Source information
A computed fold for a 349-nucleotide part of an RNA from an uncultured prokaryote, annotated as small-subunit ribosomal RNA, central domain.
Context: one part of a larger RNA
RNA sequence: CUGGGCGUAAAGCGCGCGUAGGGGGUUUGAUAAGUUGGAUGUGAAAGCCCCGGGCUUAACCUGGGAACUGCAUUCAAAACUGUCUGACUAGAGUACGAUAGAAGGGGGUAGAAUUUCAGGUGUAGCGGUGAAAUGCGUAGAGAUCUGAAGGAAUACCAGUGGCGAAGGCGGCCCCCUGGACUGAUACUGACACUGAGGUGCGAAAGCGUGGGUAGCGAACAGGAUUAGAUACCCUGGUAGUCCACGCCGUAAACGAUGUCUACUAGCCGUUGGGCAGCUUGACUGUUUAGUGGCGCAGCUAACGCGAUAAGUAGACCGCCUGGGGAGUACGGCCGCAAGGUUAAAACUC
Repeated sequence: CUGGGCGUAAAGCGCGCGUAGGGGGUUUGAUAAGUUGGAUGUGAAAGCCCCGGGCUUAACCUGGGAACUGCAUUCAAAACUGUCUGACUAGAGUACGAUAGAAGGGGGUAGAAUUUCAGGUGUAGCGGUGAAAUGCGUAGAGAUCUGAAGGAAUACCAGUGGCGAAGGCGGCCCCCUGGACUGAUACUGACACUGAGGUGCGAAAGCGUGGGUAGCGAACAGGAUUAGAUACCCUGGUAGUCCACGCCGUAAACGAUGUCUACUAGCCGUUGGGCAGCUUGACUGUUUAGUGGCGCAGCUAACGCGAUAAGUAGACCGCCUGGGGAGUACGGCCGCAAGGUUAAAACUC
């Protein structure tokens, strides 16, 4: 390379956008690059293969044929692919009317709760645990009432509910912005799919500068537990968690399942639209886009998957090739650093 694979055995890039490339709807005509057929030339000889001949045979030698699957030139064909040309509307998109939504960004605002502070009432405990102690409290705590401050998060609604490409998104109001679904017409006319490089987004933690800090809380301190206890439990508590701007670029970034398209029994729920029916209802039927539970065929090593496929096919990309060494070393690139990314070998079983 061929081949076989990638839910759990090794293997789907965390997710988009998109360049090159790859492959691509229906149809008219042209062309003849690919494709197919014929002819001519060439494809040295020897060898291999077939049929003969010569050494007593064989090896060996020798005659003829075939083959040399190729290349070039030329003639022809025109189905398929390509190219050019004209047309089409089923893919894709645009316009218009409705709809649902924690989709994103910015601004404002509300109530509950925790904490702290001030004041009132009031007196000896509070807190915490398996039990305790550290801790707080007669300098008046805890409890309770009133007021104030400040930060963070939004109970109930809440739902195998919704939205988003993924990460993710949850009080309420306003502004700006993206996408989806649905309906009926009109328009564009293959504009579509995938996507090496590239580029953007990307939880948490972490980093830089400046703010902020109620609660929680790595580190740290103390109290317990214990043989010990650098832990689990308790009392405190700094970074951090929050905001702005800039980095980092990783996760069991998971559905451990790449994206797109078509086809292939049913049944039951649920969310957003449309349509129809009557008995006008918390109705029924149907259709479409999601999201769940079963299940036939089929697939699977089994588990299981089963129109949201892991079924049947097609297009393109990524990735795997025994375990350890190792996602390491070296080098390159990126980063302030932490480190990330690309990525071996010796050796060993």